[in-house]
Context: one part of a larger RNA
RNA sequence: CUGGGCGUAAAGCGCGCGUAGGUGGUUUGGUAAGUUGGAUGUGAAAGCCCCGGGCUUAACCUGGGAACUGCAUUCAAAACUGCCUAGCUAGAGUACGAUAGAGGGGGGUAGAAUUUCAGGUGUAGCGGUGAAAUGCGUAGAUAUCUGAAGGAACAUCAGUGGCGAAGGCGACUCCCUGGCCAAAGACUGACGCUCAUGUGCGAAAGUGUGGGUAGCGAACAGGAUUAGAUACCCUGGUAGUCCACACCGUAAACGCUGUCUACUAGCUGUUUGUGGAUUUAAUCCGUGAGUAGCGAAGCUAACGCGAUAAGUAGACCGCCUGGGGAGUACGGCCGCAAGGUUAAAACUC
Repeated sequence: CUGGGCGUAAAGCGCGCGUAGGUGGUUUGGUAAGUUGGAUGUGAAAGCCCCGGGCUUAACCUGGGAACUGCAUUCAAAACUGCCUAGCUAGAGUACGAUAGAGGGGGGUAGAAUUUCAGGUGUAGCGGUGAAAUGCGUAGAUAUCUGAAGGAACAUCAGUGGCGAAGGCGACUCCCUGGCCAAAGACUGACGCUCAUGUGCGAAAGUGUGGGUAGCGAACAGGAUUAGAUACCCUGGUAGUCCACACCGUAAACGCUGUCUACUAGCUGUUUGUGGAUUUAAUCCGUGAGUAGCGAAGCUAACGCGAUAAGUAGACCGCCUGGGGAGUACGGCCGCAAGGUUAAAACUC
């Protein structure tokens, strides 16, 4: 190694792109590297194995054979893999013209609400809680009306609805821009799949510089509660939350389920294409791409999964190997820092 696994027991990189590598549709001709067969040489002796012989037997010694699964040379075969050559169109892609969409970036605009400010009306409370108090208010608050300023977020529509590789994306409108998908079947002709290293994107929090700051609100202050209360509750409130640029690179980054391909009963809902039929309708019958709920076979330790597989197979990558020590120490690399990444051992049960 033959011969284990990764939804929940340890284990799928957060997600793409992509290099090396691995792997790869179909047909012809060639080649003969892999592959298969034959021959020759070699594969020391001893030992192992088989058949004999010799010590009274055995161990032991000895004769012969087999074996030495290998290597080299040579002759041949041509199915499969490789390589060369010429094609093909079912994979992949391009063009054509449509649809749907919170996909991304930038600009502009609107309305509701909170807060503040100014003014009017108006008077003694308001606010808050389990109950209170701190707090605000006769220097006129709360309430109510009018106006203004400014910031942030976009009610209803809204939906196991949509889009995106993931993170994620939700007012309206304009500009720029990516991707999916159906039909038709024009073009290229295997250009494909996966991907160590690499490279890009990557919530929130955090960091740097400069802005901005309505509400909320770590820290902090005060009031309560309590035995205490460095909390839960209340009144305030700074960073932050917002914007631009630059870092950070982590999450229960989850479907706790890597990507791609093929095959394997059905039923129901929904989104969005497209074809056909007639009785033109709240109609019927198909066919794609998504997204949900059940469920046959099968799988599973069970739960459950079940054409969106955890079924049946193939290609490639990543990862796991008892618990703690520990995702830690040391070293390397990255970072302004916070820290991240790679990653042990002693010891112990």
Annotation:
Predicted 3D model of a 349-nucleotide part of an RNA (small-subunit ribosomal RNA, central domain) from an uncultured prokaryote. The RNAcentral record of the full RNA draws on ENA. Its mean pLDDT, the model's own confidence on a scale to 100, is 88.